[in-house]
Context: one part of a larger RNA
RNA sequence: CUGGGCGUAAAGGGCGCGCAGGCGGUUUUGUAAGUCUAAAGUGAAAUCCUUGGGCUUAACCAGGGGCUGCUUUAGAUACUGCAAAACUCGAGUUCGGGAAAAGCAAGCGGAAUUCCUGGUGAAGGGGUGAAAUCCGUAGAUAUCAGGAAGAACACCAGUGGCGAAAGCGGCUUGCUAGAACGCAACUGACGCUUAGGCGCGAAAGCGUGGGGAGCAAACAGGAUUAGAUACCCUGGUAGUCCACGCCCUAAACGAUGGAUGUUAGGCGUUGGGAAGUACACUUCUCAGUGCCGUAAGCUAACGCGUUAAACAUCCCGCCUGGGGAGUACGGCCGCAAGGUUAAAACUC
Numbered sequence: 001c002u003g004g005g006c007g008u009a010a011a012g013g014g015c016g017c018g019c020a021g022g023c024g025g026u027u028u029u030g031u032a033a034g035u036c037u038a039a040a041g042u043g044a045a046a047u048c049c050u051u052g053g054g055c056u057u058a059a060c061c062a063g064g065g066g067c068u069g070c071u072u073u074a075g076a077u078a079c080u081g082c083a084a085a086a087c088u089c090g091a092g093u094u095c096g097g098g099a100a101a102a103g104c105a106a107g108c109g110g111a112a113u114u115c116c117u118g119g120u121g122a123a124g125g126g127g128u129g130a131a132a133u134c135c136g137u138a139g140a141u142a143u144c145a146g147g148a149a150g151a152a153c154a155c156c157a158g159u160g161g162c163g164a165a166a167g168c169g170g171c172u173u174g175c176u177a178g179a180a181c182g183c184a185a186c187u188g189a190c191g192c193u194u195a196g197g198c199g200c201g202a203a204a205g206c207g208u209g210g211g212g213a214g215c216a217a218a219c220a221g222g223a224u225u226a227g228a229u230a231c232c233c234u235g236g237u238a239g240u241c242c243a244c245g246c247c248c249u250a251a252a253c254g255a256u257g258g259a260u261g262u263u264a265g266g267c268g269u270u271g272g273g274a275a276g277u278a279c280a281c282u283u284c285u286c287a288g289u290g291c292c293g294u295a296a297g298c299u300a301a302c303g304c305g306u307u308a309a310a311c312a313u314c315c316c317g318c319c320u321g322g323g324g325a326g327u328a329c330g331g332c333c334g335c336a337a338g339g340u341u342a343a344a345a346c347u348c
Stems, first nucleotide, its partner, number of pairs: 004319003007302002012316001014200004021193003025087007033080002035076008048065004053061002090190001091187004095182002102176007109153001113149008124135002161168002205246006214240002219235004257315006265292012297304002321348003330341004
């Protein structure tokens, strides 16, 4: 160097965009760099292999082979490369009618909650396993009318949809992105992957300024208990919300990287299209999203099974006994919290 792996045993980067690099469709011609063949030169000796060679044997000596490499020359042209020309199936563009909680901004709406004002009204309310703290004759709870505020959008709602992931759900408008389908036309390999890089990235947390209804870490009180720094109850501040700027981590999970091709079916469902049609629908097809499955195959088993964990190719990331440790030190990043990169001694 080759050889093994990564759903659950150690192991898929949280997700995208993408430079370098790696890999790359069909046809023809040229070239001959890689590749292959032959020859020549070189590859010191010893060592190595071998001998039915020589010392009585061995060590030793001798002969033969090899030294897998490099250089040069001549040739081969299937494959790879390079150069030129061409192609349309990969990729993309134009056009058409549809789908969607995709993003951003502005405006609007009703229910509920809390608070405030007023009316009615009277002594309880609240809470629990049971209570108490708590609220209430200064009129609560309940109920009616009016007002204010903030946050979230019942039903529709669906193993439904959209998004790269994080995630996205009241309604309307504006701006912006992507995907699927259909029909032709066009470009002509423009592709795949991607170390480094750049961007996005739930919640919590941080900075500045707003906002603050409900909920609620911390905290206080009441219970429970042997104790109760908890579970339960009454309160309650950060926070939760908005703007801008940071943080960059999650069981960031399908615990399953991306791309392409191939390999039985059956049953749903979403979007588009075609044909038939009794205008209920049926059949076919493309793209998504689910369930079942031994058809095959795979797997240690569980299970996976055209949405593969099957069969193959290309590229990236990662793993190598447990603890020490995702720690120390150093570097980089951060306002901090900390993040990232990442050992060893020692021990079993």
Small-subunit ribosomal RNA, central domain from an uncultured bacterium, 348 nucleotides, folded computationally. The prediction has a mean pLDDT of 87. The full RNA is in RNAcentral, with records from ENA. Its Rfam family is "Bacterial small subunit ribosomal RNA".